[in-house]
């Protein structure tokens, strides 16, 4: 130093749910909490999901484009990275 491993530490994040706020809303911050996380640390690039606004075919059925948005704790991708053991 580089891979690859996990029986402890120590620091670190914080789902639901609650109580303020700020959005039409999906959420989003900030106080309480702790289900869980080794990238739950950063980036909305693919996919998916969700919310807003408009718009439209039609033959049974089903909806669909499009535009603006959330969501990294849904998944993939890219970057960067703390202690220790073997």
């Nucleotide at each position: 130093u580089u891979u690859a491993u996990u029986c402890a530490u120590a620091g670190c994040c914080a789902a639901a749910c609650u109580c303020g706020u700020u959005g039409u809303g999906a959420a989003g911050c900030g106080g309480g909490g702790u289900c869980g996380g080794a990238a739950a640390g950063c980036c909305a690039u693919g996919g998916g999901u969700c919310u807003u606004u408009c718009a439209u075919a039609a033959u049974u059925c089903c909806a669909u484009a499009a535009a603006a948005g959330a969501u990294u704790g849904c998944c993939a991708g890219g970057u960067u990275g703390c202690c220790a053991u073997u």